[in-house]
RNA sequence: GACAAGAAAAAGCUGAAUCCGGAUUUAUCCGGAGCGGGGGAUAUUUCCUUGGGGUGAAGCGCGUGCGAGCGUGCCGGGUCUUACACCUUCCUACCCGAACCCGUCAACUAACCUCGUAAGCUCAGAAGGGUGGACAA
Numbered sequence: 001g002a003c004a005a006g007a008a009a010a011a012g013c014u015g016a017a018u019c020c021g022g023a024u025u026u027a028u029c030c031g032g033a034g035c036g037g038g039g040g041a042u043a044u045u046u047c048c049u050u051g052g053g054g055u056g057a058a059g060c061g062c063g064u065g066c067g068a069g070c071g072u073g074c075c076g077g078g079u080c081u082u083a084c085a086c087c088u089u090c091c092u093a094c095c096c097g098a099a100c101c102c103g104u105c106a107a108c109u110a111a112c113c114u115c116g117u118a119a120g121c122u123c124a125g126a127a128g129g130g131u132g133g134a135c136a137a
Base pairs, nucleotide, nucleotide: 011122012121013120014119018033019032020031021030022029023028034117035116036115037114038113039112051105052102053101054100055099059074060073061072062071063070064069075097076096077095078094079093084132085131086130087129088128089127091125092124
């Protein structure tokens, strides 16, 4: 000096998963606000069933295959653009289409009741529309 890897910070992404206060005494508990979810108005009895249902974008087909899987179509979701924040349209590119829970039970739903506030990551370019705030003149 160059390259690669790691750590921290900043910036940011998926997601509801953020902020504030108090106690305690050092990593835990409690409360509040905000955001998000569930239950909740229609009796009783019996029988049947491969029961039925919830969060979430994570569904439905076709081909092949013993199956797992592979390929593919429709459809669903995501990704720092144009001073800032947010909403949105279109084109292209890339990525995802999981996992878990309830336990025979639940349509919607007013009052009402109740629960969660995690986890995991690192990046896309271009052209428009709209709303709002701040600053300056």

This is a predicted structure of a 137-nucleotide RNA (c-di-AMP riboswitch aptamer (ydaO/yuaA leader)) from a Clostridiales bacterium. It was read from a public genome assembly, where an Rfam model found it. Its mean pLDDT, the model's own confidence on a scale to 100, is 76. The model forms 92% of the base pairs in the Rfam consensus.